[in-house]
RNA sequence: CACUUAUCAAGAAAGGUAGAGGGUAAUGGCCCGAUGAAACCUUGACAACCUGCCAUGGAUUGUGAAUCACAAAACAUGGAAAGGUGCCAAUUCCAUCUCGUUUAAUAGCGGGAAAGAUAAGUC
Numbered sequence: 001c002a003c004u005u006a007u008c009a010a011g012a013a014a015g016g017u018a019g020a021g022g023g024u025a026a027u028g029g030c031c032c033g034a035u036g037a038a039a040c041c042u043u044g045a046c047a048a049c050c051u052g053c054c055a056u057g058g059a060u061u062g063u064g065a066a067u068c069a070c071a072a073a074a075c076a077u078g079g080a081a082a083g084g085u086g087c088c089a090a091u092u093c094c095a096u097c098u099c100g101u102u103u104a105a106u107a108g109c110g111g112g113a114a115a116g117a118u119a120a121g122u123c
Stems, first nucleotide, its partner, number of pairs: 002122007013043005021032003026096004044088001046086001049084003053079005060072005092115001097112005
């Protein structure tokens, strides 16, 4: 890079360096930015994808003094948040493709797909 699965309308700040861009394919919009963009550093927060931890349940298995007790246990639910990531403007900022609906028409509204982001796994 590719493939698979899940989620994406919620949430989350300051300081320093720096000095003009940025909003993660492209295009068209629309926003953010010298009241300081991107990037880097420090501290902090948000969240709960993975590992681990706690609690409850538990197919099943083993042991014993055997309608009981003890231990292990795939898996499920909940909790906290130690570690690994991520993340801290606007719905993934909106649209592009498609279906439906609405209008005299444009616009509008709803669904799906595609693409993208993040996590885990596979190669």

Notes
The RNA shown here (SAM riboswitch aptamer (S box leader)) has 123 nucleotides and comes from a Chitinophagaceae bacterium.